This is a predicted structure of a 123-nucleotide RNA (FMN riboswitch aptamer (RFN element)). The sequence was found by an Rfam model in a public genome assembly. Of the family's consensus pairs, 97% are formed in the model.
[in-house]
RNA sequence: GCUCAGACUCGGGGAAGGUGCAAGUCCUUACUGGUGGUAAAGCCCACGACUCGAAGAAAGCUCUUCGACCGACUUGGUGGAAUUCCAAGGCCAACGGUAAAGUCCGGUAUAAAGAGUUAUAUU
Repeated sequence: GCUCAGACUCGGGGAAGGUGCAAGUCCUUACUGGUGGUAAAGCCCACGACUCGAAGAAAGCUCUUCGACCGACUUGGUGGAAUUCCAAGGCCAACGGUAAAGUCCGGUAUAAAGAGUUAUAUU
């Protein structure tokens, strides 16, 4: 240094004002952006999470596998290369609760994609 197996750590952000009996839910103006890839990405490709559907397991709570038409970007500039940088104007954000929610509360973290650390053994 590599490989195999193990242990551990980390691993989602964001609101004020107005109206009103009542709203971080409406209106106005703001603000936020998981993981890997690639010229640095919320809006390209892929993954996770959430949601929905199907099948299987279980007495049940639930669990597993597969699938989804399960969200969203353009123009100009620079450059060998950018829907990623710079400039401008846009757009998107599950489910349940509640005055209608990306920002509040909840399932929900000891989760996941993944990122890292470590000692031992072997070669």